[in-house]
Context: one part of a larger RNA
RNA sequence: UUUUCAAAGUUUUCGAAUGGAGAUGUUCAGUGGAAAGCGGCGGACGGGUGAGUAACGCGUAGGCAACCUACCCUUAGCACAGGGAUAGCCAUCGGAAACGAUGAUUAAUACCUGAUGACGCGCGGGAGUCUCAUGACUUCUUCGCCAAAGAUUUAUCGGCUAAGGAUGGGCCUGCGUCUGAUUAGGUAGUUGGUGAGGUAACGGCUCACCAAGCCUACGAUCAGUAGCCGACCUGAGAGGGUGAUCGGCCACAUUGGAACUGAGACACGGUCCAAACUCCUACGGGAGGCAGCAGUGGGGAAUAUUGCACAAUGGGCGCAAGCCUGAUGCAGCAACGCCGCGUGAGCGAUGAAGGUCCUAUGGACUGUAAAGCUCUGAUCUGAGGGAAGAUAAUGACGGUACCUCAGGAGAAAGCCCCGGCUAACUCCGUGCCAGCAGCCGCGGUAAUACGGGGGGGGCUAGCGUUAUCC
Numbered sequence: 001u002u003u004u005c006a007a008a009g010u011u012u013u014c015g016a017a018u019g020g021a022g023a024u025g026u027u028c029a030g031u032g033g034a035a036a037g038c039g040g041c042g043g044a045c046g047g048g049u050g051a052g053u054a055a056c057g058c059g060u061a062g063g064c065a066a067c068c069u070a071c072c073c074u075u076a077g078c079a080c081a082g083g084g085a086u087a088g089c090c091a092u093c094g095g096a097a098a099c100g101a102u103g104a105u106u107a108a109u110a111c112c113u114g115a116u117g118a119c120g121c122g123c124g125g126g127a128g129u130c131u132c133a134u135g136a137c138u139u140c141u142u143c144g145c146c147a148a149a150g151a152u153u154u155a156u157c158g159g160c161u162a163a164g165g166a167u168g169g170g171c172c173u174g175c176g177u178c179u180g181a182u183u184a185g186g187u188a189g190u191u192g193g194u195g196a197g198g199u200a201a202c203g204g205c206u207c208a209c210c211a212a213g214c215c216u217a218c219g220a221u222c223a224g225u226a227g228c229c230g231a232c233c234u235g236a237g238a239g240g241g242u243g244a245u246c247g248g249c250c251a252c253a254u255u256g257g258a259a260c261u262g263a264g265a266c267a268c269g270g271u272c273c274a275a276a277c278u279c280c281u282a283c284g285g286g287a288g289g290c291a292g293c294a295g296u297g298g299g300g301a302a303u304a305u306u307g308c309a310c311a312a313u314g315g316g317c318g319c320a321a322g323c324c325u326g327a328u329g330c331a332g333c334a335a336c337g338c339c340g341c342g343u344g345a346g347c348g349a350u351g352a353a354g355g356u357c358c359u360a361u362g363g364a365c366u367g368u369a370a371a372g373c374u375c376u377g378a379u380c381u382g383a384g385g386g387a388a389g390a391u392a393a394u395g396a397c398g399g400u401a402c403c404u405c406a407g408g409a410g411a412a413a414g415c416c417c418c419g420g421c422u423a424a425c426u427c428c429g430u431g432c433c434a435g436c437a438g439c440c441g442c443g444g445u446a447a448u449a450c451g452g453g454g455g456g457g458g459c460u461a462g463c464g465u466u467a468u469c470c
Base pairs, nucleotide, nucleotide: 002025004023005022009018010017011016048252049251050250057177058176059175060174061173062172063171064170067169068168072165073164074163075162076161077160078159080114081113082112083111090103091102092101093100094099120145121144122143124141125140126139127138128137129136130135150157151156152155178224179223180222185215186214187213190212191211192210193209194208195207196206197205227249228248229247230246231242232241233240234239254275255274256273257272258271277288278287279286280285305331307330308329309328313327314325315324316323317322344375345374346373347372354366355365356364357363358362380407381406382405383404384403385402389397414459415458416457417456418455419440420439421438425454426453427452428451429450435442436441
């Protein structure tokens, strides 16, 4: 602005009229939220695993006068003028889906053009200083080349160039790094040179040409095994063994290969190709990768919850508010390890009963053990209080740890051994049988060695065996 309704109130001839708070719909404008798309940064960190690798992979000590480094810090300077698109949105269309096509139209810190520009970069020229070779640095100079972007809260955040720093990386080298000689020769981009290409950078890294070198008994090559280290176990040490957790480095991400983007990857949860496997399909075609955290199946002697939270620490993005974070912080399961505690304490002899043994009318042991009496409350149960971790706010853990009170001996002991080594002994049964056994060895009629009873020794919420290391 507008559509359709419409309360109170007012009038009333009781039929109704009027009224218009408010409700509702559409369009436009503003504000807030969510989501898609463009753009920026991050997905190269963090997390997992040890297949490969005997190697400059790792460790250690050096080198780069042969290199790069986003974000961060410092310093100096700059940011001018323009342009054309494209996604989204809209319309039409294809496809089962994944996804796509065409048309119209629009923005930017997206993209592009021009300008400016040195202490930058490039080709030369002159002078000086220095070094471990190639050389490096400083200075003067002709010519050529290259940049930018805005946002709003008006105070900040951004943008571009150059120099320096910090951090992180790249490359090179000395030394060290398992076994086998029943592996003795190996190597053609192989070794070196010249030139070119390529790289951030050196280099057969790649290529063309030239030379014939290079490694090897101080073990090349081949084969087997293996991620390396700080460390861990053991040992008086020297050594020997191992490389779980934690930390550093490396390698890998279904198998093999490749590049793109980017400061950084040849990229676990990116792309492309090939292969194996699984899944969807309208049969034309598509989708996937738990060695992330949980969880499932399988294998196995054997190894846990599809938990809570971003409260803390840390990371990414953001001016911030904040968002994300199975990193992380916590909780759950398992005596898996280590440590601590308990399963009661004191008194209690008619040395009870029972059991076992003996020299058997009796005695010894079990044994202060039990009963009984007097207590205690670590733990447990119930109630109450109640943290630190959090600088102002914010606590998953968690009403947790801890404290107080009350109740109540109640709910809590096993395993191995007893011939010697090796601590601990007797009876019965058995009769080279049944059995034991780490070694020596026991058992064939008096078994401290087998089995049971009694007694004893050791360790103890564990004990013993097996495997393995010293």